[in-house]
RNA sequence: CCAUGACAAAGCCAAACCUCGAGUGAUCGGGGGACGGAAAGCCACGGAUCUUUUAUGAGACAGCCGGGUUGCCAAG
Numbered sequence: 001c002c003a004u005g006a007c008a009a010a011g012c013c014a015a016a017c018c019u020c021g022a023g024u025g026a027u028c029g030g031g032g033g034a035c036g037g038a039a040a041g042c043c044a045c046g047g048a049u050c051u052u053u054u055a056u057g058a059g060a061c062a063g064c065c066g067g068g069u070u071g072c073c074a075a076g
Stems, first nucleotide, its partner, number of pairs: 004074002012037002017032006035063001041069003045066003049060004
């Protein structure tokens, strides 16, 4: 350095649900809360799913799958 991920260490994130707010909506943000996570950090590039529109289209979602990219520690 690359791969890998432990009955290791320091930490980190945070589902459902409740509450306040934003949005037509999917959903998102703050607080509480932990189901879980070795990238549950980030990116909407491909697919899936979802919302909206008569349609074209536009949007949501990274904790759905794949891909890209950055990163802590180190037993073997």
The prediction has a mean pLDDT of 88.
c-di-GMP-I riboswitch aptamer from a Deltaproteobacteria bacterium, 76 nucleotides, folded computationally.
It was read from a public genome assembly, where an Rfam model found it.
Of the family's consensus pairs, 94% are formed in the model.